[in-house]
Background: Predicted 3D model of a 75-nucleotide RNA (transfer RNA) from an archaeon. RNAcentral holds the sequence, with entries from ENA. Its Rfam family is "tRNA". By type it is a transfer RNA. Rfam describes the family as follows. Transfer RNA (tRNA) molecules are approximately 80 nucleotides in length.
Formats: sequence, structure tokens, C1' cells
RNA sequence: GGGCUAGUAGCCUAGUCUGGAUAGGGCACCUGCCUUCUAAGCAGGGGAUCGGGAGUUCAAAUCUUCCCUAGCCCA
Repeated sequence: GGGCUAGUAGCCUAGUCUGGAUAGGGCACCUGCCUUCUAAGCAGGGGAUCGGGAGUUCAAAUCUUCCCUAGCCCA
């Protein structure tokens, strides 16, 4: 220098192929119940506009493009 893959909440992950309307789940966290206390269990709650920008579209996590980061391969 060229190619491929990945980036979504504190952590992990679904959704991307086939665009469709409050972005879902698990762990963790907070509150309450329960318990002598803790853990477990039960009930409830908050948190991500999807790595960044631009474009296409009525509508973008999803399509196009540039850039950033990480990994792998080629030279």
C1' cells in the first nucleotide's frame, strides 16, 4: 500500500442479508418486598438516537461514500 471482518448501555449480545416507524434481551446498577444479616427469590425502575461525518429516501442501526479504532490475510 491492497483486501476482508468487527464497532449497538458499565459488560456481553439480537436486529443489518430483505429499510418501516417508542432499538429488544442477559448480566450488572437503583428502589421496595422477603430474611436476624447477606445471598437467592419476587415486584418495579433508570440507562444506548447504534464508532464519527456526509449522502440517498416519505422513512436509515440497516443502503452508498469518506474517515477513525481493533483484528486477520496479501504484498